[in-house]
This is a predicted structure of a 576-nucleotide part of an RNA (large-subunit ribosomal RNA, domain I) from a Dehalococcoidia bacterium. The coordinates come from a structure-prediction model, not an experiment, and the mean pLDDT is 81. The organism belongs to Dehalococcoidia, within Bacteria. It matches the Rfam family "Bacterial large subunit ribosomal RNA".
Context: one part of a larger RNA
RNA sequence: GGCACAGGGUGGAUGCCUUGGCGUUAGCAGCCGAAGACGGGCGCGGCAUGACUGCGAAAAGCCCCGGUGAGGUGUCCAGCAACCUUAGCCGGGGGUUCCCUAAUGGGGCAACCCACCUGGCCAAAAGCCAGGUACUCUUUAUAGAGUGGAUACCAGGAGAACUGAAACAUCUUAGUACCCUGAGGAAAAGAAAUCGAUUGAGAUUCCCCGAGUAGUGGCGAACGAAAAGGGAAGAGCCUAAACCAUACUGACUCAGUGGCCUUGAGGCCUAUGUCAAUAUGGGGUUGCAAGGUACAGCGGGCAGUGUUCAAGAGCUGCCGCAGAGUAAAAAACCAUUUACUUAGUCAAAGGCCCCUGGAACGGGCAACCACAGAGGGUGAUAGUCCCGUAGAUUAAAAGUAAAUGGCUCUGGUUGUAUUCUUAAGUACCACGGGACACGAGGAAUCCCGUGGGAAUCUGGGGUGACCACGCUCCAAGGCUAAAUACUGCUAACGACCGAUAGUGAACCAGUACCGUGAGGGAAAGGUGAAAAGAACCCCGAGAGGGGAGUGAAAUAGUACCUGAAACCCUGUGCUU
Numbered sequence: 001g002g003c004a005c006a007g008g009g010u011g012g013a014u015g016c017c018u019u020g021g022c023g024u025u026a027g028c029a030g031c032c033g034a035a036g037a038c039g040g041g042c043g044c045g046g047c048a049u050g051a052c053u054g055c056g057a058a059a060a061g062c063c064c065c066g067g068u069g070a071g072g073u074g075u076c077c078a079g080c081a082a083c084c085u086u087a088g089c090c091g092g093g094g095g096u097u098c099c100c101u102a103a104u105g106g107g108g109c110a111a112c113c114c115a116c117c118u119g120g121c122c123a124a125a126a127g128c129c130a131g132g133u134a135c136u137c138u139u140u141a142u143a144g145a146g147u148g149g150a151u152a153c154c155a156g157g158a159g160a161a162c163u164g165a166a167a168c169a170u171c172u173u174a175g176u177a178c179c180c181u182g183a184g185g186a187a188a189a190g191a192a193a194u195c196g197a198u199u200g201a202g203a204u205u206c207c208c209c210g211a212g213u214a215g216u217g218g219c220g221a222a223c224g225a226a227a228a229g230g231g232a233a234g235a236g237c238c239u240a241a242a243c244c245a246u247a248c249u250g251a252c253u254c255a256g257u258g259g260c261c262u263u264g265a266g267g268c269c270u271a272u273g274u275c276a277a278u279a280u281g282g283g284g285u286u287g288c289a290a291g292g293u294a295c296a297g298c299g300g301g302c303a304g305u306g307u308u309c310a311a312g313a314g315c316u317g318c319c320g321c322a323g324a325g326u327a328a329a330a331a332a333c334c335a336u337u338u339a340c341u342u343a344g345u346c347a348a349a350g351g352c353c354c355c356u357g358g359a360a361c362g363g364g365c366a367a368c369c370a371c372a373g374a375g376g377g378u379g380a381u382a383g384u385c386c387c388g389u390a391g392a393u394u395a396a397a398a399g400u401a402a403a404u405g406g407c408u409c410u411g412g413u414u415g416u417a418u419u420c421u422u423a424a425g426u427a428c429c430a431c432g433g434g435a436c437a438c439g440a441g442g443a444a445u446c447c448c449g450u451g452g453g454a455a456u457c458u459g460g461g462g463u464g465a466c467c468a469c470g471c472u473c474c475a476a477g478g479c480u481a482a483a484u485a486c487u488g489c490u491a492a493c494g495a496c497c498g499a500u501a502g503u504g505a506a507c508c509a510g511u512a513c514c515g516u517g518a519g520g521g522a523a524a525g526g527u528g529a530a531a532a533g534a535a536c537c538c539c540g541a542g543a544g545g546g547g548a549g550u551g552a553a554a555u556a557g558u559a560c561c562u563g564a565a566a567c568c569c570u571g572u573g574c575u576u
Stems, first nucleotide, its partner, number of pairs: 001575009015561001016526002020497002022494009031149002039100003042056003046080002050076003062094007071084003105114003115133007135146004153184001154182004164171001168218001194201002205232004215223002236479003239423001243282005249276004258269003261312005287457001289422003293417006300319006321411005333406010344393003351365001353364003367384002369373001375387003428452008438464001459474005513520002533560001536547004
């Protein structure tokens, strides 16, 4: 020096554990903000230096109400002191809520500086306290609204490249990422100028299927429907116009033509007529066309009105009848009841004994409950020890929902005529683009830009160039719940992870640290049942160690469960 065995050190793998994560399902909830939000700064404790939590100069808290309750003065963090126990804790409501921040009196290097007006304290000034003083928009203006924030979901605007095509340019990635605007608890879409195919369906949305089909495509890479069928959910409506009335403005006009509801007679009117514009109310809303208007027929009651007289129509009001309603179609609220949410409450049944052990929840013995043998804890594995569980039960206050009642609103129909109306710089066309699964293609359909530019019911759109026939629908105005998406909370679950895993984060983590900044971004869990955390003695300056003691165990001693390997060392043996 090597090998073997034994014993140590170092190190922190492995095993076991879980306070933390991940995912799914169900239910519930879904915006906050000038009444100052989100997020911060600075403060607040008897001893309180630091940090977390809580709170705001009324500062780990104040008041009221309800529940619980014998202890309490939060945590790292033990102790002392002084107290409270009508406390404390949990829930509902209220009060307070410094400074910055949309930040809003002006300024500013955020948490600071400097003002003005009014009122109060003061003899006055200074000073202090309280309130006010930003901008934009708005028919109502001494008022109201907006601003800013928010992980995801949603709509719109704007919009890449790496990449793939084994290069690359059309294409793809992808209308993705990023950016901007806006809204809601959902958003968007939505009651056919839709599909379909010779049969028909009947708003929208979502899922399954159709189907990787039909198609598109340097026919490459790739992209990729729709109808039909099966489900979830289910809901339909309002304007514009014609016409009527009223108001107001302007113009015209000889009552011969006009008007005063109709018929007959009479009477009246320079507006009570005619035309035009505007506003309000009624009316009306569709495709087998519908509506208006005129005429005719039918249609509850009563009263009033109706230029004069007679009759009738019409209109208004009341009653009756019928129907509807607060989430669209008009809109506000009240009462009662019920259910739920935000604290809770009750909740069965085991032990005398024996064994092992530090400890019984284990083994033995003989019992009990069960609408409860889910789960967790307790010194090892507990239905009967504890918390719970099954099952019952509860709200002063606040909130949500439903039902009922009050309340509110609405109410003609048929036929004939064809005179009126049915969304215009619109549809459509040309050119240039975009969206449609569809890349200009035979390219319909939808949407923009530029230039042209209809018909109007004997009308118009679609049916994938176009034409005919047939079929189908009615654009150029608008509203609309649910089924759907996402997030949070609560509950439950997992052939999900178990500390190099699972969130970046089980631990004071978006921290320490890095970066001018945008931004990047860790490591780090485990004594023991209980600190019983080692009094006292010895060596040592201390650190550390040796005894003693605790404990089941100290090779469990806070550098703490287990304690692998690399690496280091000691002893013994063999060998060179």